[in-house]
Context: one part of a larger RNA
C1' cells in the first nucleotide's frame, strides 16, 4: 500500500459556514483527453518459461519460440467519464399567501418570595440537629402588622411538549432580527453535496477593567462527629454567582451514533399545518416519541429519526502503561489550550 474498523471493545472533530480539492440530475449534438480495437517501431543480450539438440546423465552449454503485461507513432470506434455548445425540470433556490414556536438582540414593566432597614403590637426565647453546640436575643430577638430599599430568579401553565447548527433558550409588553413548516401557482435552470487548511459560534469554572452585590456559596473561621476528621452535619462567611466590554476555547460539549442522498413489513401516539367529511373520522406533509418484522450485531440492542441495503465527501483508530505527558512550534495576561513523541516496561 492492499485490507479491517469507529453506539458500549481503540476510534465521529463540541457545532456551523466556507476556500482548494473530491464527487455530481436529465436530453441532443460535437470532440476524442481518459477508455477500447487494429497496425507499426521499440522494449539489448544473458537470466526465468516452452520445444529441440550437445557433453554416458545431471548441473552446464547451444538453437528456435514465446514472453517482456511498458512506451512512442498511426488508424478506427464513441457506450461511459471529461471538455465544448444548445436545451429540460424531478435536485437546489426565488416570489406570493398563511402557520406555530422558552430561536437571537435591545429597552421597559409586573407580582410572589428571600434578605436588610424603619415604625407599631408583644415577651423570652429563637435557630439548628440523629442528638447537640457554635450563633442570634431583655441594648427587646423570633412571631405578627404597616412602610421602605435592593438584587436575583420567574411558582402554576409545563408536557414522553416547542425552538435552535451545537452550546443552549422559560413572567409580561414593545421594537429590531434569523430560521423552519404548509398550500397552490409562477419564475431561475444543476446554481448541488461534502469540505484539508481557514473563519465564526461555543455550558460551567477561570482571567482583565469598571460597576453591582439580595440569595446561595469554593477558600476561610467556629461548633459538632470521630481513634483522627484538613470531610460528610450545623452556624457564619470572602471570591464567585449578576451587568457592560474584552479574554479563555474546554466538558460524560452524549444519541458516548459526522454530513448529504436514495431505497427497505407493519402498529399505537404527540406537535404544527393542509385536504376532505355523514363532524365520529379519513388521507397527507414536516417534526418528535413508544413497540415491532426482515436485515444487521460479539451480545446488549438498532430497526424508515437504522446500528438495515447502497452511493459521495470529510474526521478518526491500530495492544496496556509511560502519556494526552516531555521537547519544540502556535495561541493565551495567566490558568492553561492545541499539535504531539521516545526510552523503558508488561
Nucleotide at each position: 500500500c492492499u485490507g479491517g474498523g469507529c453506539g458500549u471493545a481503540a476510534a465521529g472533530a463540541g457545532c456551523a459556514c466556507g476556500u482548494a480539492g473530491g464527487c455530481g440530475g436529465u436530453u441532443u449534438g460535437a470532440u476524442a483527453a481518459g477508455c477500447g480495437g487494429g497496425a507499426u517501431g521499440u522494449g539489448a543480450a544473458a537470466u526465468a518459461c516452452c520445444u529441440a539438440g550437445g557433453c554416458u546423465u545431471a548441473a552446464c552449454c547451444u538453437a528456435g519460440g514465446a514472453a517482456u503485461u511498458g512506451c512512442g507513432u498511426u488508424u478506427c470506434g464513441a457506450a461511459c467519464u471529461g471538455u465544448c455548445a444548445a436545451g429540460c425540470u424531478a435536485g437546489a433556490g426565488u416570489a406570493u399567501g398563511g402557520u406555530g414556536g422558552a430561536g437571537g438582540g435591545u429597552g421597559g414593566u409586573a407580582g410572589a418570595a428571600u434578605u436588610u432597614c424603619c415604625g407599631g403590637u408583644g415577651u423570652a426565647g429563637c435557630g439548628g440537629u440523629g442528638a447537640a453546640a457554635u450563633g442570634c436575643g431583655u441594648a427587646g430577638a423570633g412571631a405578627u402588622c404597616g412602610g421602605a430599599a435592593g438584587g436575583a430568579a420567574u411558582a402554576c401553565c409545563a408536557g414522553u411538549g416547542g425552538c435552535g447548527a451545537a452550546g443552549g433558550c422559560g413572567g409580561c409588553c414593545a421594537c429590531c432580527u434569523g430560521g423552519a413548516c404548509c398550500a397552490a401557482u409562477a419564475c431561475u435552470g444543476a446554481c448541488g453535496c461534502u469540505g484539508a487548511g481557514g473563519u465564526g459560534c461555543g455550558a460551567a469554572a477561570g482571567c482583565g477593567u469598571g460597576g453591582g452585590g439580595a440569595u446561595c456559596a469554593a477558600a476561610c473561621a467556629g461548633g459538632a462527629u470521630u481513634a483522627g476528621a484538613u470531610a460528610c452535619c450545623c452556624u457564619g462567611g470572602u471570591a464567585g454567582u449578576c451587568c457592560a466590554c474584552g479574554c479563555c476555547g474546554u466538558a460524560a460539549a452524549c444519541g458516548a451514533u459526522g454530513a448529504g442522498a436514495a431505497c427497505u413489513a407493519g402498529c399505537c401516539g404527540c406537535u404544527a399545518g393542509a385536504u376532505u367529511u355523514u363532524c365520529g373520522g379519513a388521507u397527507u406533509u414536516a417534526g418528535u416519541g413508544g413497540c415491532g418484522c426482515a436485515g444487521c450485531u460479539a451480545a446488549c440492542g438498532c430497526a424508515a429519526u437504522a446500528a438495515g441495503u447502497u452511493c459521495u465527501c470529510c474526521g478518526c483508530c491500530u495492544g496496556g502503561g509511560g502519556a494526552g505527558u516531555a521537547c519544540g512550534g502556535u495561541c493565551g495576561c495567566a490558568a492553561g489550550a492545541u499539535u504531539a513523541a521516545a526510552a523503558c516496561u508488561c
Small-subunit ribosomal RNA, central domain from a metagenome, 346 nucleotides, folded computationally. The coordinates come from a structure-prediction model, not an experiment, and the mean pLDDT is 89. The RNAcentral record of the full RNA draws on SILVA.